RNA sequence: CGAGCCGGCCUGGCGAUCGCUUCGCCGCAAGGCGGAGAGGAAAGUCCGGACUCCAAAGGGCAGGGCGCUAGGUAACUCCUAGGCACCGCGAGGUGACGGAAAGUGCCACAGAAAACACACCGCCGAUGACGCCGCGAGGCGCACAGGCAAGGGUGCAAAGGUGCGGUAAGAGCGCACCGCGGCGGCGGCGACGGCGCCGGCAGGGCAAACCCCGCCCGGAGCAAGGCCAAGCAGGGUCUUUGGCGCUGCCCGCGCCGACCCGGGUGGGCUGCAUGAGGCCAGCGGCGACGCUGGUCCCAGAUGAAUGGUCGUCCACGACAGAAUCCGGCUUAGCGGCUGGCUCGCACC
RNA sequence: CGGGGUGUGGCUCAGCCUGGUAGAGCACCUGCAUGGGGUGCAGGGGGUCGCGAGUUCGAAUCCCGCCACCCCGA
Numbered sequence: 001c002g003a004g005c006c007g008g009c010c011u012g013g014c015g016a017u018c019g020c021u022u023c024g025c026c027g028c029a030a031g032g033c034g035g036a037g038a039g040g041a042a043a044g045u046c047c048g049g050a051c052u053c054c055a056a057a058g059g060g061c062a063g064g065g066c067g068c069u070a071g072g073u074a075a076c077u078c079c080u081a082g083g084c085a086c087c088g089c090g091a092g093g094u095g096a097c098g099g100a101a102a103g104u105g106c107c108a109c110a111g112a113a114a115a116c117a118c119a120c121c122g123c124c125g126a127u128g129a130c131g132c133c134g135c136g137a138g139g140c141g142c143a144c145a146g147g148c149a150a151g152g153g154u155g156c157a158a159a160g161g162u163g164c165g166g167u168a169a170g171a172g173c174g175c176a177c178c179g180c181g182g183c184g185g186c187g188g189c190g191a192c193g194g195c196g197c198c199g200g201c202a203g204g205g206c207a208a209a210c211c212c213c214g215c216c217c218g219g220a221g222c223a224a225g226g227c228c229a230a231g232c233a234g235g236g237u238c239u240u241u242g243g244c245g246c247u248g249c250c251c252g253c254g255c256c257g258a259c260c261c262g263g264g265u266g267g268g269c270u271g272c273a274u275g276a277g278g279c280c281a282g283c284g285g286c287g288a289c290g291c292u293g294g295u296c297c298c299a300g301a302u303g304a305a306u307g308g309u310c311g312u313c314c315a316c317g318a319c320a321g322a323a324u325c326c327g328g329c330u331u332a333g334c335g336g337c338u339g340g341c342u343c344g345c346a347c348c
Numbered sequence: 349c350g351g352g353g354u355g356u357g358g359c360u361c362a363g364c365c366u367g368g369u370a371g372a373g374c375a376c377c378u379g380c381a382u383g384g385g386g387u388g389c390a391g392g393g394g395g396u397c398g399c400g401a402g403u404u405c406g407a408a409u410c411c412c413g414c415c416a417c418c419c420c421g422a
Base pairs, nucleotide, nucleotide: 001344002343003342004341005340006339007338008337009336010335012313013312014311015310016309017308018307020037021036022035023034024033025032026031039319043330044329046328047327048326049325050324051221052220053219054218058251059250060249061248063217064216065215066214067213068082069081070080071079072078083097084095085094086093087092098212099211103210104209105206106205107204120152121151122148123147124146127145128144130141131140132139133138160178161177162176163175164174165173179201180199181198182197183196184195186193187192225270226269227268228267234261235260236259237258238257242256243255244254245253246252277296278295279294280293281292282291283290284289314317349421350420351419352418353417354416355415358374359373360372361371368405376392377391378390379389380388381387398414399413400412402410
């Protein structure tokens, strides 16, 4: 200098002016003064919790979710560290990563055969028939019984791979190495790793097919729920070994009603913002994170505020806007700042 | 704000659970029957299965993430 990898932070700045929401103070009131006022995703509502009601959430079945190990956390399908597999020269990245030697099912077409393996082409025909030749030993066969699975072919996939030996031809049939399985002890909390010995060797793939194993999960959701005020007109159906709710079913528990038509009101308060909170420092930990101390208060609407105009500067401003709250994931996105690391080239 | 559902030819739908051929009706085109139309008969064309990744040999179907639309709830 070029090409890349992994993080962290920011998301126009300043000033003037006119507005909006909310809080505090002053004022009888009109109003005045001062403070605060969207995000990294506020989004999708995909996970996990808090909170509230149903029984301060109960039992069984069914159902659902997750799935290497250890840790973090309120909790998680999230995060961190590690293992293994794959990708990359590397920094690093990706992984729904338990079980197919429990069972069931599926594997179209092609192919002999798609799983208790099999034999189309092929190889052999040692052994045993048959035929021919030969006095005989024996030899020969477009080959029968039969043997084989090396080669060809089919397919996503065909019962380990390479090499040597061996054989009639072949074959873990024998051997070496690799792979696989079992055992032992070693290192590691563990996943696992590596070492030694033994076994010629179990057996296709699919579990984001049913399923098995292990762990976890009660239902509903702030339009949850609580309180106040105003107003109205009742009627019908279902029943009491019933009805409704808590879960689809059974039990159990709670309530005494449930549904439909008609009538009335569509107002207010609360939940609702001090919280698993932010920042700084120290300590523990590889890290996620935790502990201690200090400091700060930082949106709260309910037709729903956070905007308009002007000036100025620059790199000319993307995606987008709270609605009970919090932790994640995912998706959208103009750019800028910064830390660490890798590879290549050149020069010293 | 919360909860649920659906995307398949031009339209309305089936197929998805249990993965291998995308199908039905209406519509469209051609031919025949008619003097012509309607109608009938015969034949034919037309589908990125909303989009993107993944599992699988193979995906409309299974899984994940997005997008659009519809319905319900004071």